[in-house]
Context: one part of a larger RNA
């Protein structure tokens, strides 16, 4: 761009693409068969792998500066307690997100019409014959069922609601992103920082007193600090407004 007058909304499904793996071991039963050895069809339970997909409470990783620990060496005037550099300086751990190896969920049950094959009644052919009419059985293949996608399906459906509006810029953002789009707000307002409170992390902070000749303890103090997380809170920023 079409299509609807125009804006939310919810349908139908003509089509379309994925998935339909694989089966240990149990029971039935050491039956049935078998001279034994040995050893089932049918029927039911069914782990464990493989494959997809989704997620992140758990179990991990991984988290380029969230704590702490420590080397050198420089600067803050010194001491203390800080900061720079050195792969993040090297180390111990680590929220969030993102992730597997890691959880969960699927591969399930059915039903059609059928292949190769087995049949039934049955003639031409007074017999025979699954075929000629005529009816069954029957495969992970087909068609449906299952997921997802779908009305540019030109045969362009369909149904509801509001209304003269409706989009769009702009602007705080992310459940979304390469740009665009796409969601969530915009003061009648929690969108986003900021702040307050908890969750989480880390491990007990500076200063102080107190023991010790010091290094160093220990008391204050599960302290001090803190990134992405929750809930509150209009303190800032969505103003004005085309």
């Nucleotide at each position: 761009c079409a299509u609807u007058a125009a804006a939310a909304a919810a349908u139908u499904g003509a089509g379309a693409a994925g998935a339909u793996u694989a089966a240990a071991c149990c029971c039935u039963a050491g039956u049935a068969c078998g001279a034994g050895a040995g050893g089932a069809c049918c029927g039911g339970g069914a782990a464990a792998a493989g494959u997809a997909a989704a997620c992140c409470u758990a179990u991990g990783g991984u988290g380029u500066a969230u704590c702490g620990a420590u080397u050198g060496u420089c600067a803050c005037a010194c001491c203390a307690g800080u900061g720079g550099c050195a792969u993040a300086g090297u180390c111990g751990a680590g929220u969030a997100g993102c992730u597997a190896a890691g959880u969960u969920u699927a591969u399930a049950a059915c039903a059609g019409a059928u292949a190769a094959u087995c049949g039934c009644u049955g003639a031409a052919a007074g017999c025979a014959u699954c075929u000629a009419a005529g009816c069954g059985a029957g495969a992970a293949a087909c068609u449906g069922a299952c997921u997802u996608u779908g009305a540019g399906a030109u045969u362009g459906a369909u149904u509801u609601u509001u209304u003269a509006a409706a989009a769009g810029a702009c602007g705080u953002a992310g459940u979304a992103g390469a740009a665009g789009a796409c969601u969530a707000c915009g003061u009648g307002g929690a969108u986003a920082g900021g702040c307050u409170u908890a969750a989480u992390g880390u491990g007990u902070a500076a200063g102080a007193g107190c023991u010790g000749u010091a290094a160093a303890g220990u008391u204050u103090u599960u302290a001090g600090c803190a990134a992405a997380u929750a809930a509150g809170u209009a303190c800032u920023a969505a103003c004005c407004u085309c």

The part of an RNA shown here (large-subunit ribosomal RNA, domain VI) has 242 nucleotides and comes from Chaetoceros cf. neogracilis. Rfam family: Bacterial large subunit ribosomal RNA. Gene Ontology terms of the family: ribosome and structural constituent of ribosome. Model confidence (mean pLDDT): 84 of 100. The full RNA is in RNAcentral, with records from ENA.